[in-house]
RNA sequence: AGAGUAGAUGUGAUGCGUUAAGUGCCUUGGGAUGGGAGGUCGCCCAAGGACGAAGGAGGAAUUCCUCCGCGGUGUCACGUCGCAGCCGCU
Numbered sequence: 001a002g003a004g005u006a007g008a009u010g011u012g013a014u015g016c017g018u019u020a021a022g023u024g025c026c027u028u029g030g031g032a033u034g035g036g037a038g039g040u041c042g043c044c045c046a047a048g049g050a051c052g053a054a055g056g057a058g059g060a061a062u063u064c065c066u067c068c069g070c071g072g073u074g075u076c077a078c079g080u081c082g083c084a085g086c087c088g089c090u
Stems, first nucleotide, its partner, number of pairs: 001090002007081009016071003025049007035087002039083001055068005
């Protein structure tokens, strides 16, 4: 000098919600985090709290289907990016 984590982001596919869950915010508790022992202002999970939304068309005929949207939406694949200190690896 280089590789590799958690994860971030883009694209595609496929779901969920649109009867409001999810996302985002706050509090508390727990957990994981380059190969090793630790680590957090980053990440994940649970509980609680505050806030809060974009529907439309067609079919069917009683609450269901299809399509087009919408949601700081879930999952998967691929691309890009990606550990601060110590030791290790090439």